[in-house]
RNA sequence: CGACGCCGUACAGGCGAUCGCCGGUUUUGAGUCCUUCCGCGAGGAAGGGCAUCGGAACGGGAGGAAAGUCCGAGCUCCAUAGAGCACGAUGCCGGGUAACGCCCGGUGGCGGGAACGCCAAGGAAAGUGCAACAGAGAACAGACCGCCUGGCCGGCCUCGGCCCGCCAGGUAAGGGUGAAACGGCGGGGUAAGAGCCCACCGCGUUUCCGGUAACGGCGACGGCGAGGCAGACCCCAUCGGGAGCAAGGCCGCGUAGGCGGGCGCGCCGUCUCCGAAAGGAGGCGGCAAAGGACGGCUCGUCCGAGCCCGCGGGUAGGCUGCUCGAGACGGCCGGUAACGGUCGUCCUAGAGGAAUGAUACGCCGCCGCAUCGAGGGCGACUUCGCUGCGGAACAGAACUCGGCUUACGGACGACGUCGACCA
Numbered sequence: 001c002g003a004c005g006c007c008g009u010a011c012a013g014g015c016g017a018u019c020g021c022c023g024g025u026u027u028u029g030a031g032u033c034c035u036u037c038c039g040c041g042a043g044g045a046a047g048g049g050c051a052u053c054g055g056a057a058c059g060g061g062a063g064g065a066a067a068g069u070c071c072g073a074g075c076u077c078c079a080u081a082g083a084g085c086a087c088g089a090u091g092c093c094g095g096g097u098a099a100c101g102c103c104c105g106g107u108g109g110c111g112g113g114a115a116c117g118c119c120a121a122g123g124a125a126a127g128u129g130c131a132a133c134a135g136a137g138a139a140c141a142g143a144c145c146g147c148c149u150g151g152c153c154g155g156c157c158u159c160g161g162c163c164c165g166c167c168a169g170g171u172a173a174g175g176g177u178g179a180a181a182c183g184g185c186g187g188g189g190u191a192a193g194a195g196c197c198c199a200c201c202g203c204g205u206u207u208c209c210g211g212u213a214a215c216g217g218c219g220a221c222g223g224c225g226a227g228g229c230a231g232a233c234c235c236c237a238u239c240g241g242g243a244g245c246a247a248g249g250c251c252g253c254g255u256a257g258g259c260g261g262g263c264g265c266g267c268c269g270u271c272u273c274c275g276a277a278a279g280g281a282g283g284c285g286g287c288a289a290a291g292g293a294c295g296g297c298u299c300g301u302c303c304g305a306g307c308c309c310g311c312g313g314g315u316a317g318g319c320u321g322c323u324c325g326a327g328a329c330g331g332c333c334g335g336u337a338a339c340g341g342u343c344g345u346c347c348u349a350g351a352g353g354a355a356u357g358a359u360a361c362g363c364c365g366c367c368g369c370a371u372c373g374a375g376g377g378c379g380a381c382u383u384c385g386c387u388g389c390g391g392a393a394c395a396g397a398a399c400u401c402g403g404c405u406u407a408c409g410g411a412c413g414a415c416g417u418c419g420a421c422c423a
Stems, first nucleotide, its partner, number of pairs: 001419005007413003011410001013364004017359003021061002024058007031050008063394001067405002070403005075244004087240005092106005107121001108119004122235002127233002129229002144175002146171007154163003183201002186198003202224001203222004208217003248320004258311006266287009291303004327346008366391005372385005
């Protein structure tokens, strides 16, 4: 110098101009309501409130993933004798944690030359099942070619043998098929072969040793019986109530609806209809009438069958839950680490379908490339500056945390590996 690996970052541009957005606090104007006072009255004054409409000032306003909503919790409501079944999740060992399916450290396996990375990593000698194509045969194997023996023949011959056909057997060493062919490799053995026998490796069991353990090491024994798939059913072990802030709590508009109470819905005349009658329904006229309208009161006029009071629920809507919390940052201590303890400092959106923004703008900063210039070094190389060109992603809180996963242009700071070059 290059290519990588790994960990971290209160890194994810700054200032300004112009135009804007959303909460909070204070203040102010209008509107409106209530109370008190003044006035015969129209009205006025003071104080207080407001789920209405503005203005001003001050201060605040997204992320490393705010995302997916995949795990684990807090919180809330509902359910809940006990046991079992079903279903789901997890699955080497130890530790961390409020908890976890997360994290850390280890073990084993796989990948990489290395730093390092990846792994749902219990059981396939309980049972059931599956394996395309190719292939003779795919799991209590299998003779297609080959090899060997015997029989029946034939051919050649240098008489040692060699070759060919058919039949009956033996054979899993070799070839061939396949993702996979019933341990591997070497030797012995044999007619040829075969764990048939032996050594080593693998596999299983096990003594001893090391380790908390997973497991590792050394030795002994077994005998090749046990192939793969459990992200196939299944078996074993452990764990698991449900719904979610649209949870839940409080207050509650009305010409809506419920319950209770009070007052009123009357009287006379006449006509029509129904009816055998008793009676019923209706029209018209007169008198009466709770209550209402005519802007406050009285009178008057008109309307008039409903009007008034109380109670509780609850819709619209409002308030709350709501952001101070397993909090953030820093120092020290313990621990390999995850993490824990302790001390100090800080308060950092709370919101409703939802603001936190926009610009061919200016300046600065950052990164890359190129030209030029000035330095440093023996050198490989490197530092600084001017100018030009280019680049700057993914994304958007909605009750709150801890994780995981996914998206993402880069920048910076540690540490490590390999390679090249220089002295």

Notes
Model confidence (mean pLDDT): 77 of 100. The RNA shown here (Bacterial RNase P class A) has 423 nucleotides and comes from Labilithrix sp. The RNAcentral record of the sequence draws on ENA. Its Rfam family is "Bacterial RNase P class A". By type it is a ribozyme. Of the family's consensus pairs, 95% are formed in the model.